[in-house]
This is a predicted structure of a 347-nucleotide part of an RNA (small-subunit ribosomal RNA, central domain) from an uncultured bacterium. It matches the Rfam family "Bacterial small subunit ribosomal RNA". The full RNA is in RNAcentral, with records from ENA and SILVA.
Context: one part of a larger RNA
RNA sequence: UUGGGUUUAAAGGGUCCGUAGGCGGACAGCUCAGUCAGUGGUGAAAGUUUGCAGCUCAACUGUAAAAUUGCCAUUGAUACUGGUUGUCUUGAAUUAAUGUGAAGUGGUUAGAAUAAGUAGUGUAGCGGUGAAAUGCAUAGAUAUUACUUAGAAUACCAAUUGCGAAGGCAGAUCACUAACAUUAUAUUGACGCUGAUGGACGAAAGCGUGGGGAGCGAACAGGAUUAGAUACCCUGGUAGUCCACGCCGUAAACGAUGGAUACUAGCUGUUCGGUCUUCGGACUGAGUGGCUAAGCGAAAGUGAUAAGUAUCCCACCUGGGGGAGUACGUUCGCAAGAAUGAAACUC
Numbered sequence: 001u002u003g004g005g006u007u008u009a010a011a012g013g014g015u016c017c018g019u020a021g022g023c024g025g026a027c028a029g030c031u032c033a034g035u036c037a038g039u040g041g042u043g044a045a046a047g048u049u050u051g052c053a054g055c056u057c058a059a060c061u062g063u064a065a066a067a068u069u070g071c072c073a074u075u076g077a078u079a080c081u082g083g084u085u086g087u088c089u090u091g092a093a094u095u096a097a098u099g100u101g102a103a104g105u106g107g108u109u110a111g112a113a114u115a116a117g118u119a120g121u122g123u124a125g126c127g128g129u130g131a132a133a134u135g136c137a138u139a140g141a142u143a144u145u146a147c148u149u150a151g152a153a154u155a156c157c158a159a160u161u162g163c164g165a166a167g168g169c170a171g172a173u174c175a176c177u178a179a180c181a182u183u184a185u186a187u188u189g190a191c192g193c194u195g196a197u198g199g200a201c202g203a204a205a206g207c208g209u210g211g212g213g214a215g216c217g218a219a220c221a222g223g224a225u226u227a228g229a230u231a232c233c234c235u236g237g238u239a240g241u242c243c244a245c246g247c248c249g250u251a252a253a254c255g256a257u258g259g260a261u262a263c264u265a266g267c268u269g270u271u272c273g274g275u276c277u278u279c280g281g282a283c284u285g286a287g288u289g290g291c292u293a294a295g296c297g298a299a300a301g302u303g304a305u306a307a308g309u310a311u312c313c314c315a316c317c318u319g320g321g322g323g324a325g326u327a328c329g330u331u332c333g334c335a336a337g338a339a340u341g342a343a344a345c346u347c
Base pairs, nucleotide, nucleotide: 004317005316006315007300008299012314014201015200016199017198021194022193023192025088026087027086028085029084030083031082033081034080035077036076037075038074039073040072041071042070048066049065050064051063052062053061054060091191092188093187094186095184096183097182098181099180100179103177104176105175106174107173108172109171110154114150115149116148117147118146119145120144121143125136126135162169163168206247207246208245209244210243211242215241216240220236221235222234223233258313259312260311261310262309263308266291267290268289269288270287271286272285273284274283275282276281295302296301320347321346322345329340330339331338332337
C1' cells in the first nucleotide's frame, strides 16, 4: 500500500462555527466531458505464456500465435455521473401564533448561617479527641440578649427533572440577548451534509495588574499518634478560593461511543407542546430514562438516544511492555508549561 478497525483490546479531535475540498432531493429538455461499444494506428527486439519443430532427451534454440491490461484518432450509445436550461416541494430556511427552561450578560434585592465589633446579663471554665494535648479564658472567655459591620454561598422546593455546542448552569426580581419545541401551513425553491488549514468558546489549578478577604484552606508552625510519621486526627494559618481586566488551553474535557440522513418488533416511566375525549384515558410531535425481540458483539453488553442495516464527510490506530508523551527541532506562552513528537537500548 491493499485490507481491517476505533464503548472496554492500539485508535473519536474537549466543543462548535466555517474556508478549500469531498458528497448531495424530484421531473423534463439539451450536451456528450466521465462511462460503455465498434473500427483504425501504435504499444521495438529479447523476455513471458501456448502450439509446433531442431539438437539422442533436457537445458538451449528456431518458428507461429497470444499477451503487452496502455496511449492516440475516429464512429456510435445515452441508463448513470458531470455540465447547462426550465420546473417542483418532500430536504433546508424564513414568517406568524402559542409555549418552555438552573441558557447567557448586566443591575437591584432577600433571608438563614458564619465571623468580627460595641453594649448588657453572667461565672469558671471553653474547645477538641479514640483518648489527649497544643489553643482560647478572671485583662471576664464559652453561653445568652440587642444593635452594627463584612464576605461568600443560596437549605426546603429538587426529581434517572430541566436548559446549554461542549465546558457548564440553581434564592428572588428587572432589563437586554440567544435557543428550542409545537401548530399553521403563508413565503423562498436544494439555498443541503461534512469539513483539512483557520477562527471562537473551553472545568479546576496556575500566572499578570488592581481590588476584596467571612468561612474553608495547599505551603508552613505547633499538639498528638507511631519504632519512625516530612501523613491520616487536633489547634492555628499564608497563597488561593471571590470581583474586574488580561493570559494559560489542559482534564477519567467520559456515553471512555465524531457528525449527518434513511430504514428495522414491542412493553413501561417521565418533561414540554398539540388533537380528541365517555374525563377513565387514547393518539401524536420533540426530548429524557428503564426492560427487551431480531440483529450485532470476543464477551461484558448494545438494542429506534444502536454498538443493527446502509450511504456521505472528517479525525484517529497499525506487534506488545518499557525507554517516553521523554530528547532534539519548530510554533505558542510572562512563566508554569502546552502542541507536534523520535531513536539507541532493553524485556